Notes:
Large-subunit ribosomal RNA, domain IV from a Microcaldota archaeon, 319 nucleotides, folded computationally. Its Rfam family is "Archaeal large subunit ribosomal RNA". The family has 91 seed sequences and 2,955 matches in Rfam 15.1. The coordinates come from a structure-prediction model, not an experiment, and the mean pLDDT is 86.
Context: one part of a larger RNA
RNA sequence: CCCAGGUAAGGGAACUCGGCAUAUUAGCCCUGUAACCUUGGAAGAAGGGGUGCCUUAGCAUGAGUAAUGCUGAGGUCGCAGUGACAAGGGGAGUGCGACUGUUUACCAAAAACACAGGUCACCGCAGAUCCGAAAGGAUGAGUAUGGUGGCUGACGUCUGCUCACUGCCAGUACCUGAAUACCGGUUUCAACCGGGGGAAGGGCUGGUAAAGAGCGGGGGUAACUCUGACCCUCUUAAGGUAGCGUAAUACCUCGCCGCUUAAUUGGCGGCUUGCAUGAAUGACGUAACGUCGCUCCCAAUGUCCCUACCUGGGACCUG
Numbered sequence: 001c002c003c004a005g006g007u008a009a010g011g012g013a014a015c016u017c018g019g020c021a022u023a024u025u026a027g028c029c030c031u032g033u034a035a036c037c038u039u040g041g042a043a044g045a046a047g048g049g050g051u052g053c054c055u056u057a058g059c060a061u062g063a064g065u066a067a068u069g070c071u072g073a074g075g076u077c078g079c080a081g082u083g084a085c086a087a088g089g090g091g092a093g094u095g096c097g098a099c100u101g102u103u104u105a106c107c108a109a110a111a112a113c114a115c116a117g118g119u120c121a122c123c124g125c126a127g128a129u130c131c132g133a134a135a136g137g138a139u140g141a142g143u144a145u146g147g148u149g150g151c152u153g154a155c156g157u158c159u160g161c162u163c164a165c166u167g168c169c170a171g172u173a174c175c176u177g178a179a180u181a182c183c184g185g186u187u188u189c190a191a192c193c194g195g196g197g198g199a200a201g202g203g204c205u206g207g208u209a210a211a212g213a214g215c216g217g218g219g220g221u222a223a224c225u226c227u228g229a230c231c232c233u234c235u236u237a238a239g240g241u242a243g244c245g246u247a248a249u250a251c252c253u254c255g256c257c258g259c260u261u262a263a264u265u266g267g268c269g270g271c272u273u274g275c276a277u278g279a280a281u282g283a284c285g286u287a288a289c290g291u292c293g294c295u296c297c298c299a300a301u302g303u304c305c306c307u308a309c310c311u312g313g314g315a316c317c318u319g
Base pairs, nucleotide, nucleotide: 001314002313003312004311005310006309007308008307010305011304014303027051028050029049030048031047036041038154052076053075054074055073056072057071058070059069060068061067077081089298090297091296092295093294094293095292096290097289101113102112117152118151119150120149121148122147123146129138130137131136155285156284157283158282160215161214162213165212166211167208168207169206170205171204174203175202176201182195183194184193185192216234217233218232219231220230243277244274255271256270257269258268259267260266
């Protein structure tokens, strides 16, 4: 010096990306317990008190002078009575995901996956979907309150406009639409050519967005100013509704205001013209839950000020 463990006066997060690590708390009994809430919870919330041993009285259970439990009085020892071991630190705000679960065996446990619930499509069973060259098999000892596939993801309030494009579905008098076959031509055969007929598909007509997707620009206007309910115009299939919003999304940006700090590119709450939010690639809320992310407070702390010492093991030195 390194590793593992231990103790530190005063200060107490000043350490650091960040309280990482340490420490605090801890069992049982009594008391007491907020916001919020899906009325179940939150909750062991928080906070406070007690706890050993000895003597003694009463009560309960019990067949019992066993035993166990409960209640009361008195005494006694220590710094300390869950005396060792064992054994929650707590609180507040917010993001994401409802939850318990699952996952990158061996760098990721999460906001990812799953999930109940929602919704759409296909399928009447000799079916739909899947495996197989086939025979055959799975779903399925099932039968639409079922099965398969896609998306979303508890619950609450909701889920706007667009079918022009792409896809899918339905229809279609008519147009288009290959070869074979058929008819005809080339004096015969074959090749070849022509003709009528004509499937799917396409054209055409309609539907469909919890299908893939998409959801504008310019100018003017109110008796201070500003703003623009209102008007004009170009244009689209339709021009982003409700909600939310500097956001896990905002370039400018450390936006502006407030709270928090001595000081804040942080956090939270507002505003919001959103570079480039937005409604099942779901939108916005949400109690409970989380080895999740961010921020703040209390407690106790060698994280630090600022190091020191102790125990054990190594490295190292000498033999």
Lineage of the source: Archaea > Nanobdellati > Microcaldota. The RNAcentral record of the full RNA draws on ENA.